[in-house]
This is a predicted structure of a 106-nucleotide RNA (TPP riboswitch aptamer (THI element)) from a Sphingomonadaceae bacterium. The prediction has a mean pLDDT of 75. It was read from a public genome assembly, where an Rfam model found it.
Formats: sequence, C1' cells, structure tokens
RNA sequence: CACCCAUCCCCGGGGAGUCGUGUGACUGAGAGGGGCGCGUCACGGCGCCCGACCCGCUGAACCUGAUCCGGUUGAUGCCGGCGGAGGGAGGGAGCGGCUUCAUCUG
Repeated sequence: CACCCAUCCCCGGGGAGUCGUGUGACUGAGAGGGGCGCGUCACGGCGCCCGACCCGCUGAACCUGAUCCGGUUGAUGCCGGCGGAGGGAGGGAGCGGCUUCAUCUG
C1' cells in the first nucleotide's frame, strides 16, 4: 500500500399467516405492541407513522411463479417440491492487541 474482517455509525429492504371470534392453540426470529386517520350501530377491516423482529449482493430476509404440485393437519406457506429458478435492500469508519508457558537460536 492492497485485500479480508470483528465491531461501530449512518442509511435502506421486509413480513405479520392458520384455527369463525380470541384472553386459547399451531408454525416461526417475528403472527400487528403504540399513535393517528378512514370506515362500521359496534366489532372485525383498511391506510400512514413509530416500535419489536429478520435481512441488506458471501443477498433462501422477503417477493414472483402461485388461486401451483405432493404430503400432513382441526386448519394453514405446516412440511417437502418448484429451487441456488427469476427478482430483491449499502455506504462510511475500522480493531487485528496483551499476558503466560513451551521449544529453538544467540
């Protein structure tokens, strides 16, 4: 000097399903916690912002194909296939040291 990189900072991406309802159950990191607005007789619902969680090219976070195929289940992206298929959100800084023991050499 170049590369790699723990870590940090800033920034960005994403989903929130099934069981009629849910204070109960399943899978999962996470299954909508808070606020505001719309809507409803009210609840459910929808949108935005924040939060939790996961992920950012070494990218299986997540989306598409897909109202797909097979299996399982009370039911479901619950499991497998599809499939390392096609998409998919990054910049900066930057630690890389100390101690002890052993061996070798002087």